[in-house]
The RNA shown here (transfer RNA) has 72 nucleotides and comes from a Deltaproteobacteria bacterium. NCBI's taxonomy places the organism under Bacteria, Pseudomonadati, Myxococcota, Myxococcia. It was read from a public genome assembly. Rfam family: tRNA. It is annotated as a transfer RNA.

């Protein structure tokens, strides 16, 4: 130097053009004599960043940062 991947809530991760989602984790409330567990309501996202195409982009394209992983 080159080539592949991955980048989404506090964590691990769905979402292949038309209302951003689970799960654990956080905070209230119920239930218990605590506690744990279980319900039940909340709170948090400029989809890595910047363009472009589109009536419309997490999803298509360019471009660029990071983290892997391979070759050199």
């Nucleotide at each position: 130097g080159c080539g592949a991947g991955a980048g989404u809530a506090a964590u691990u991760c769905a979402g292949u053009g038309g209302c951003a989602g689970a799960a654990u984790g956080c905070a209230a409330g119920c239930u218990u004599c605590c506690c744990a567990a279980g319900c039940u309501u909340g709170a948090c996202g400029u989809c890595g960043c910047g363009g472009g195409u589109u009536c419309a982009a997490u999803c298509c394209c360019c471009g660029u940062c990071u983290c892997u992983c391979g070759c050199u």